Record summary: Glycine riboswitch aptamer from a soil metagenome, 90 nucleotides, folded computationally. Its mean pLDDT, the model's own confidence on a scale to 100, is 81. RNAcentral holds the sequence, with entries from MGnify. Of the family's consensus pairs, 90% are formed in the model.

[in-house]
């Protein structure tokens, strides 16, 4: 890093149209959720500099940069999945 078991959250029994075997599907509206995936950033690191100077320093700019934090693009509010955790194996 791979395989397998096992646990594993949170959010609509909404509203409209359409199709139906009446179980549900499909598209739209609106309201929601944060635990696949994506964006965002602290502290701190590099680069460069205005200004100062003997040296030190240094406003400021640009990259870089973390989470269970944020956004909610995708997804999700029936199963599936699944962040993460635990056990075997390779």
């Nucleotide at each position: 890093c791979c395989c397998u078991c096992u646990g594993g959250a949170a959010a609509g029994a909404c509203c409209c149209g359409c199709c139906u075997u009446c179980c549900g599907g499909c598209g739209g509206g609106c309201a929601c959720c944060g635990a696949u995936g994506g964006g965002g950033c602290a502290a701190g690191g590099c680069g460069g500099a205005a200004c100062a100077g003997a040296a030190a320093g240094a406003a400021c700019c640009g990259c870089c940069g973390a989470a269970u934090c944020u956004c909610u693009c995708a997804g999700g509010u029936c199963c599936a999945g699944g962040a993460c955790a635990g056990a075997g194996g390779g």